Model confidence (mean pLDDT): 77 of 100. Two RNAs folded together computationally: RNase P RNA and transfer RNA, 481 nucleotides in total. It holds a member of the Rfam family "Bacterial RNase P class A".
[in-house]
């Protein structure tokens, strides 16, 4: 100088003015719920997102267990908990720093494997290799006094058969290399490597061992196929849930009961007219042996009277909608030190208070500066994961080249 | 807040581990037929199976993440 790996951090800055919104103080108004003014102060994120996991909180359910369903899956630790994190083991990739892995079980069971290939799960034989034993054919030699015939031997071929080395197929073909062995071969035998089982040693464990013994090898793949094993999970969600509480309708209790209009009468109020006694009409309220209209059901067909019920009227009660309030943000909290731990993290001390709305605030304008600004907006809270993201900063480490 | 489904050629739509570089219908292109068009007959083209990954010998199909579109449920009584 170049190429790269890992970890952490930032996410335009400053100022002025005007707004929005929470809290506190103060003043004013209002019976009050509250409203307004002034001042001070707080006001989005690393992902606030997706809603993929885990918890808190709240309500409901619940003796306990099993089944089902869903999930997780090497070991140990961390944690409130997790499918997260840390450390370790095993496997894979990379020269390396490092990175990746749903990584229990296929010697419980069921199932699947197209095409190719002889054969695809239990062994099987297409080409090929082999004639040692047995049969047949041919040819030769020898023997039986023997041309035919018989016997024996050698050679060539073939059948029955033997083989699984070599070729070929496939993603995958029943250990690998070498030597021996054989008719040819083969764990058939042996050596080494690999594998399995038992034991030993180290390690908390996963696991490891160039430790020992045994076994010639018996045990191919897929469980993000069903399944088996171990472990986890009661259900619902802040529209959870709680408090206050209109109008209307409906529920309950008690009481009352014809209703309306007119006329008439009483009382009260003020008004008008009149010199006055008084008169006039109006309003409100109370009453009625008068008039008119209307009036549900039952006892009772009709009328009248009476009683009861319902409608109705009055008062009260409870649930509850609209509406209002709480839940709501001080919390598994942030920061700085110290201690323990490889680490995740834990403990201790000090210090700080940091959005809390409810159609939903966090904005606008101006000036200056720079590297000219990405993804994106809280809605009960928290721990993770995942996804999106312009650009920039810091630290540790690796490899290559050059120079000293 | 809770839950479910879909995405395959221009359109509709089947396929749910290999038979599938994916059926079928409409549409499209070419040829025949016709004086011409249509209808009819014949031939043919057209698909990164929404995207990226995982498992597997093998993925449209299984797993995960993401994207787009759609649907359902919800107070009290």
């Nucleotide at each position: 100088g170049g190429a790269g790996u890992c970890g952490g951090c930032c996410g335009g800055g400053c100022a002025a003015u005007c707004g929005c919104u929470g809290u506190c103080g103060u003043c004013g108004c209002g019976u009050a719920g509250g409203c307004g003014g002034c001042g001070a102060u707080g006001g989005a994120g690393g992902a606030a997102a997706g809603u993929c996991c885990g918890g808190g909180c709240u309500c409901c359910g619940g003796c306990g267990g099993a089944u089902g369903a869903g999930g997780u899956g090497c070991c140990a630790g961390g944690u409130a908990a997790c499918g997260c994190c840390u450390g370790g083991g095993g496997g894979g990739c990379g020269c390396g720093a490092g990175c990746c892995c749903a990584c229990g079980g296929a010697a419980a069971g069921u199932g699947c494997a197209a095409c190719a290939g002889a054969a695809a799960g239990c062994a099987a034989a297409c080409c090929g290799c082999c004639c040692a034993a047995g049969g047949c054919c041919g040819c030769g030699c020898g023997g039986g006094u023997c041309a035919c015939c018989c016997c024996g031997c050698a050679c060539g071929g073939u059948c029955c058969g033997g083989c699984a080395a070599g070729g070929g197929u496939g993603a995958a073909a029943c250990g690998g290399u070498g030597c021996g062995g054989u008719a040819a071969g083969a764990g058939c035998g042996c050596a080494c490597c690999g594998c399995g089982c038992c034991g030993g040693u180290g390690g908390u464990a996963a696991c490891a061992c160039g430790c020992g013994g045994c076994g010639g090898c018996a045990c191919g793949g897929c469980a993000a196929a069903c399944c088996c094993c171990a472990c986890c999970u009661g259900g619902a969600g802040c529209a959870a849930g709680g408090c206050c509480a209109a109008a209307u309708a409906g529920g309950g209790a008690a009481g009352c009961c014809g209703c309306g209009g007119g006329g008439c009468g009483g009382u009260g109020c003020a008004g008008g007219c009149g010199c006055g006694a008084g008169c006039c009409g109006g309003c409100a309220u109370c009453g009625u042996g008068c008039c008119c209209g209307c009036a549900g059901c039952g006892c009772u067909u009709a009328u009248c009277c009476g009683c009861g019920c319902g409608c109705g009227c009055u008062u009260c009660c409870g649930g509850g909608u609209a509406g209002g309030c709480c839940g709501c943000u001080c919390g598994a909290g942030g920061c700085u030190c110290g201690u323990g731990g490889c680490g995740a993290c834990a403990c201790g001390a000090g210090u700080c208070c940091c959005a809390g709305a409810g159609g939903a605030a966090u904005g606008a304008u101006u000036g200056c500066c720079c590297u000219c600004g990405a993804c994106a907006g809280a809605a009960c809270c928290c721990g993770g994961c995942u996804u999106a993201c312009a650009g920039g900063c810091c630290g540790a480490c690796u490899c290559c080249c050059u120079u000293c | 807040g809770g839950g479910c489904c879909a995405u395959u050629a221009g359109c509709a739509a089947a396929g749910c581990g290999a038979c599938c570089c994916a059926a079928u219908g409409c549409g499209c292109u070419c040829c025949c037929c016709u004086g011409u068009c249509g209808a009819g007959g014949g031939a043919g083209a057209g698909a990164u199976c929404g995207u990226c990954c995982u498992u597997u010998u093998g993925a449209a199909u299984c797993c995960g993440a993401c994207a787009u579109g759609g649907c359902c449920c919800g107070c009290c009584a």